[in-house]
This is a predicted structure of an 89-nucleotide RNA (c-di-GMP-I riboswitch aptamer) from a Chloroflexota bacterium. The model forms 95% of the base pairs in the Rfam consensus. It matches the Rfam family "c-di-GMP-I riboswitch aptamer". About the family: GEMM was predicted in a large-scale screen for bacterial structured RNA regulatory elements.
RNA sequence: GUUCGAUAAAGGCAAAACCGGCGAAAGCCGGCGUCGCAAAGCCAUUGGGUCUAACGCCACGUAGUGGCCAAGAUUGCCAGGUUACCGAA
Numbered sequence: 001g002u003u004c005g006a007u008a009a010a011g012g013c014a015a016a017a018c019c020g021g022c023g024a025a026a027g028c029c030g031g032c033g034u035c036g037c038a039a040a041g042c043c044a045u046u047g048g049g050u051c052u053a054a055c056g057c058c059a060c061g062u063a064g065u066g067g068c069c070a071a072g073a074u075u076g077c078c079a080g081g082u083u084a085c086c087g088a089a
Base pairs, nucleotide, nucleotide: 004087005086012037013036018031019030020029021028022027035076041082042081043080046079047078048077049074050073051072056068057067058066059065060064
């Protein structure tokens, strides 16, 4: 240095719920909280999956309903890339 990850040490992040806000929604931001996480740091313009369906298109037929659709979302879905603390086996 690389790989690896321990009943080690110092730390870090923060699920769900609740409160406030944004959004059509999925969801996101902040507070609180602490389920968990060795990358639960970052990349959605690396690939796949999943979620929502505003706009748009189509159908019904008169005001709405249904179907399709991502350029929206998810990195705490999987892989990949990239950066990083510590140093037992």